[in-house]
Context: one part of a larger RNA
């Protein structure tokens, strides 16, 4: 490389958009590049295979044929692919009407709780634990009441509920904005799928500048526990957590399951559209899109998957090839740094 694989054994890129490339619906005309057929030429010899022959045999040698799966030319064929032209509407998109949702961004507002401050009532404890102690408190704490301030998060509703490409998204409201889905079948007429390189987005932590800081809380300090305790428990507590702008670019970024298309029994729930029917109901019968549970066939090493496939096929991309060394070294690229990305070998079992 071929072959074989990729939920859990090694292996699906974190996600999307999209360039090159690869692949591509129905009808028709032309062409004849691919494709197929005939013919001609060439495909040196040796080697190879088959037959026969020569050395007593064999190796070896001679001879005839085949093969040399190829290339070139030419004459045809035209189903398929390509190319060029014409047409179509079912793929794709647009439109009209309707609808759904924690989709996104910005602003405003709200109540509960917490902490703090001030004032009041009030007196000796509070707090914490398995038990304690550190800690707080007669300079009046804890508790209760009133007032004020601040920051962060939004109880109930809340749900194998919803939305989003993924990361993710939840108080209420306003503005801006994106998307999906359904009905209609008006418009365009294959405009499509995938996607190396690339670009954008990308939890948490971390980094830079400036703000903010109630609670929580790495580090750190103290108290316990313990043989020890650089921990688990307790009292404090800085960075951080929050905001703005700019970086980082990684996660068990998971459905450990790439994207798209078609096909292949059913049953039960649920979200959201829509059509019809009647006895108008907690109704019935359909039809889409999502989201769950169970299962026919089939698949699977098994577990299990099973129209949301891990079934049956097709298109394209990523990735895998024994364990360790190692996702490391070196080099390149990126980064302020932390580090990221690309990515070996010796050696060893």
């Nucleotide at each position: 490389u071929u072959g074989g694989g990729u939920u859990u054994a090694a292996a699906g890129g974190g996600u999307a958009c999209g360039u090159a490339g690869g692949u591509g619906g129905c009808c028709u005309u032309a062409u004849a590049a691919g494709u197929c057929a005939g013919u001609g030429g060439u495909g040196a010899a040796a080697u190879g295979c088959u037959g026969c022959a020569g050395c007593u045999u064999a190796a070896c040698u001679g001879u005839a044929g085949c093969a040399c799966u190829g290339c070139c030319a030419u004459u045809g064929a035209u189903a398929c692919u390509g190319u060029a032209g014409g047409g179509c509407u079912u793929g794709a998109g647009u439109g009209u009407c309707g609808u759904u949702g924690a989709g996104g961004c910005a602003g405003g507002c709200g109540g509960a709780a917490u902490u703090u401050a001030u004032g009041g009532u009030g007196u000796a404890g509070c707090g914490g634990u398995g038990a304690a102690a550190u800690g707080c408190a007669u300079a009046g704490a804890u508790a209760c009441c009133a007032u004020a301030a601040a920051g962060a998060a939004c109880a109930c509703c809340g749900a194998u509920a919803g939305c989003g490409a993924a990361g993710g998204c939840a108080g209420c409201u306003u503005g801006c904005u994106a998307a999906g889905c359904g009905a209609c079948a008006a418009c365009u007429g294959a405009c499509a799928c995938u996607a190396a390189u690339g670009u954008a987005c990308g939890a948490a932590a971390g980094c830079g500048u400036g703000g903010g800081u109630a609670g929580c809380g790495a580090a750190c300090a103290g108290g316990a526990u313990u043989a020890g305790a650089u921990a688990c428990c307790c009292u404090g507590g800085u960075a951080g957590u929050c905001c703005a702008c700019a970086c980082c670019g990684u996660a068990a970024a998971c459905g450990c399951u790439g994207u798209c298309u078609a096909c292949u029994a059913g049953c039960u729930g649920u979200g959201u559209g829509u059509g019809c029917c009647u006895u108008u109901a907690a109704g019935g019968c359909g039809u889409g899109c999502g989201u769950a549970g169970c299962g026919a066939a089939g698949c699977u090493a098994a577990c299990g998957c099973g129209c949301u496939a891990a079934g049956u096929a097709g298109a394209c991309c990523g990735c895998c090839u024994g364990g360790g060394g190692a996702g490391u070294a070196c080099g390149g690229c990126c980064g302020c740094a932390a580090g990221g990305u690309u990515a070996a070998a010796a050696c060893u079992c």